[in-house]
RNA sequence: GGGCCUGUAGCUUAGUCAGGUAGAGCGAUGGACUCUUAAUCCAUCGGUCGCGGGUUCGAACCCCGUCAGGCCCG
Numbered sequence: 001g002g003g004c005c006u007g008u009a010g011c012u013u014a015g016u017c018a019g020g021u022a023g024a025g026c027g028a029u030g031g032a033c034u035c036u037u038a039a040u041c042c043a044u045c046g047g048u049c050g051c052g053g054g055u056u057c058g059a060a061c062c063c064c065g066u067c068a069g070g071c072c073c074g
Base pairs, nucleotide, nucleotide: 001073002072003071004070005069006068007067010026011025012024013023020057027045028044029043030042031041032040050066051065052064053063054062
C1' cells in the first nucleotide's frame, strides 16, 4: 500500500438479509416485601447507532469518505 471483518445505553449485545416507533439482559436510582440484609417483584434512568457527508417522504440498515481495533496479502 491492497482486501475482508468488527464498532449500537456504563458493560454484554439483538436489530442490517428485506430502509418504516431503537430493543433485551446486567447495571444505577426509587419503591414494595423483610426484624435487617440478601433474594424476588414494580417503576424510573438511560443511546448524536464510531465520525462526516450523500440518496430518500423516511437511514443503525443503502452509497461515498474517514477514524479505531482485528485478520490476511504484498